[in-house]
Context: one part of a larger RNA
Molecule: small-subunit ribosomal RNA, 5' domain
Organism: uncultured bacterium
RNA sequence: AAUGAACGCUGGCGGCGUGCUUAACACAUGCAAGUCGUGCGCGAAGGAGGCUUCGGUCUCCGGAGAGCGGCGAACGGGUGAGUAACACGUGGGUAAUCUGCCUGGGAGCGUGGGAUAACCUGGGGAAACUCGGGCUAAUACCGCGUACGUUGAUGGGGCUUCGGUUCUGUCAAGAAAGCUGGCCUCUGUUUACAAGCUAGCGCUCCCAGAGGAGCCCGCGGCUGAUUAGCUAGUUGGUGAGGUAAUGGCUCACCAAGGCUUCGAUCAGUAGCCGGCCUGAGAGGGUGAUCGGCCACACUGGGACUGAGACACGGCCCAGACUCCUACGGGAGGCAGCAGUGGGGAAUAUUGGACAAUGGGCGCAAGCCUGAUCCAGCAACGCCGCGUGGAGGAUGAAGGUCUUCGGAUCGUAAACUCCUGUCAGAUGGGACGAAGGCUCGGGGGCAAACAGUUUCCGAGCUUGACGGUACCAUCAGAGGAAGCCCCGGCUAACUCCGUGCCAGCAGCCGCGGUAAUACGGAGGGGGCGAGCGUUAUUC
Numbered sequence: 001a002a003u004g005a006a007c008g009c010u011g012g013c014g015g016c017g018u019g020c021u022u023a024a025c026a027c028a029u030g031c032a033a034g035u036c037g038u039g040c041g042c043g044a045a046g047g048a049g050g051c052u053u054c055g056g057u058c059u060c061c062g063g064a065g066a067g068c069g070g071c072g073a074a075c076g077g078g079u080g081a082g083u084a085a086c087a088c089g090u091g092g093g094u095a096a097u098c099u100g101c102c103u104g105g106g107a108g109c110g111u112g113g114g115a116u117a118a119c120c121u122g123g124g125g126a127a128a129c130u131c132g133g134g135c136u137a138a139u140a141c142c143g144c145g146u147a148c149g150u151u152g153a154u155g156g157g158g159c160u161u162c163g164g165u166u167c168u169g170u171c172a173a174g175a176a177a178g179c180u181g182g183c184c185u186c187u188g189u190u191u192a193c194a195a196g197c198u199a200g201c202g203c204u205c206c207c208a209g210a211g212g213a214g215c216c217c218g219c220g221g222c223u224g225a226u227u228a229g230c231u232a233g234u235u236g237g238u239g240a241g242g243u244a245a246u247g248g249c250u251c252a253c254c255a256a257g258g259c260u261u262c263g264a265u266c267a268g269u270a271g272c273c274g275g276c277c278u279g280a281g282a283g284g285g286u287g288a289u290c291g292g293c294c295a296c297a298c299u300g301g302g303a304c305u306g307a308g309a310c311a312c313g314g315c316c317c318a319g320a321c322u323c324c325u326a327c328g329g330g331a332g333g334c335a336g337c338a339g340u341g342g343g344g345a346a347u348a349u350u351g352g353a354c355a356a357u358g359g360g361c362g363c364a365a366g367c368c369u370g371a372u373c374c375a376g377c378a379a380c381g382c383c384g385c386g387u388g389g390a391g392g393a394u395g396a397a398g399g400u401c402u403u404c405g406g407a408u409c410g411u412a413a414a415c416u417c418c419u420g421u422c423a424g425a426u427g428g429g430a431c432g433a434a435g436g437c438u439c440g441g442g443g444g445c446a447a448a449c450a451g452u453u454u455c456c457g458a459g460c461u462u463g464a465c466g467g468u469a470c471c472a473u474c475a476g477a478g479g480a481a482g483c484c485c486c487g488g489c490u491a492a493c494u495c496c497g498u499g500c501c502a503g504c505a506g507c508c509g510c511g512g513u514a515a516u517a518c519g520g521a522g523g524g525g526g527c528g529a530g531c532g533u534u535a536u537u538c
Base pairs, nucleotide, nucleotide: 001537002536003535005534006533007532008531009530012385013384014383015382016381017380018378019377020343025341026340027339029338030337031336034071035070036069039068040067042065046061047060048059049058050057051056078296079295080294088220089219090218091217092216093215094214097213098212099211102209103208104207105206106205107204108203109202110144111143112142113141119134120133121132122131123130124129150173151172152171153170154169155168156167157166158165159164178201179200180199181198182197183196187194188193189192222268223267224266229259230258231257234256235255236254237253238252239251240250241249271293272292273291274290275286276285277284278283298319299318300317301316302315321332322331323330324329349375351374352373353372357371358369359368360367361366388418389417390416391415398409399408400407401406422479424474425473426472427471428470432465435461436460437459438458439457440456441455442454443453444452445451482527483526484525485524486523487508488507489506493522494521495520496519497518503510504509
């Protein structure tokens, strides 16, 4: 000098930050990932109307709700257990690779089929749930046709680092899905609708991009030799399998290699970095908050789905633990946000809002979002402000000391005149708001007065924080100072008490009858809403 600090004494206000360093211990409760009706079939409540034997029943509107389907759930959020490793940092390689959504470009969206949930119905079970029978839809599933690119086989040419890459020919293989709004010039019937046309959203194939990811390599960063040898898929080859892809990644066969005193192997410790602390620097220490990467999600293992996971709030198996049970069987995973117990010297609210920023879904309106933005608690840190200002000497009273003269606390107080920060009261009152909806006008697409998109204008409307910040007015010195030290180091001295006792102490050392070192008092010094102590680093 510093700290994610703790402890003791004390404590007025504000701003901005920070807040389980220990048990990766166990968790009650609530919330933290949904969304889309412009993909699909059902359809409760409710409302309207008709019939009615007043029990109901039919039609229309309506749309809760679950279901099928799509996208998301692999992001965001947490933790640091493991890991000494291509995990990380840095610089390269990929002619050995993948990539949903997004952007640019090219080509297309023809024609058929069979199911299944929901629903109805029957059964099993305490429950979780589950098994049959019957009906039905799709942008769910499966055929057929077609193929600009693409992929495979094969022929030729150019370039070549001899790995490959590129141009061209032949044969073969492989796609798709619709939905919404609008229009009537041509066709059909009847006004209007259908075919059709058109706009938007989508779907399929291909090329390129952006962003993302996988794999490989050079170099770099801990301790121990009281760890000296280690290794059989081990090291290499051939062939095969597997992967998006190289490779002992896996397998069969063959060879006998590979690493190591420039420290292999083993053991201990540890997430890595940008940074942070210290220091003149070199260096040393460290890796909280914020940002990048990695790893993990009760413990161990496994795959499924998918563009992406071997998947925190998915699945399966095993284990420990907890809970329910009708004892047959089931349910669960806070290292998400709060919160509880426990551990500990020690670390906060079971708060508000999606207003902003960002994310998911959706044409959109919008919905969801403990990400986030805010508020609450804590002097935990940094910074700022205040606790009054000026005048005021019979130097009051009182305390302390005294050589008894006085000295000192001390302009300090009283008293006089002022000021009005903060806190208090009253009134006004934000920025953060961009957007969104409706209407009007201009332009683009278009046959179009639809529709859609873009620009301009008008109106309406969106703030958790918050009646907060801020501003004005009112009152009145009123409500706001402590902590440590005073032997030397080290700034600041006397009296009393005690008598090697009680005690102090960072080091040297004080205390055994005048102790500036113990305890109290007066005085003084230092810092100040803090001051000391302890711990740790330089």